[in-house]
RNA sequence: GUCUCGGUAGCAGAGUUGGUAAUGCGCCUCGCUGUUAACGAGGAGAUCAGAGGUUCGAGUCCUCUCCGAGACG
Repeated sequence: GUCUCGGUAGCAGAGUUGGUAAUGCGCCUCGCUGUUAACGAGGAGAUCAGAGGUUCGAGUCCUCUCCGAGACG
C1' cells in the first nucleotide's frame, strides 16, 4: 500500500429481511436478614467510532475518515 473482519450502556455481547436497540455481569432503590452476602421485586444507564449520502424511516445500505485485529505484498 491492497484486501478482509471488527468498533453498540462501566465491562462482555446479540441485533437475521432497514421499521421504537436485547441479554448477562456491574450500578441504584425496595423487600427479606440481627448485619453482610445470597435470593426476590423494581429502576437508571446507548445521539450504535466520526462526518456525509440514500430512504417516509439507517446499528443495519453507500462514500470518506479514525481506531483495533488479521491476510497478502
Molecule: transfer RNA
Organism: Halobellus limi